[in-house]
Molecule: Glycine riboswitch aptamer
Organism: Candidatus Propionivibrio dominans
RNA sequence: AUGAACUCUGGAGAGCGGCGCUUCCUGCGAAGCGCCCACCGAUGGGGCAACGUGCCGGCAAUCGAACGCAUCGAUCCGGCACGGUAAUCUCUCAGGUAUCAAGGACAGGGGGGUG
Repeated sequence: AUGAACUCUGGAGAGCGGCGCUUCCUGCGAAGCGCCCACCGAUGGGGCAACGUGCCGGCAAUCGAACGCAUCGAUCCGGCACGGUAAUCUCUCAGGUAUCAAGGACAGGGGGGUG
């Protein structure tokens, strides 16, 4: 100087939705599963910019060549294709949507490895 695993703290959003079945319970009620509708994005997953290459078109600008005419090349501008590709953007597949619990990008602390 950089700082992994691990650990502590904080940590959002969205339906106490409807129907059916099973289990528990003295009861109120609760849990799980399936289907349907509505919603969420900060876990996982998918998609894309910049950038690069090639091709096509253009001379609006610049430079060079030619200067008799016509123009040519490069930078540049626009488009197409391919490659590449990030997010707190986007999709909403998985996941999630009362309290509790779990999860949780990210932030801070501890922790120590390496040069």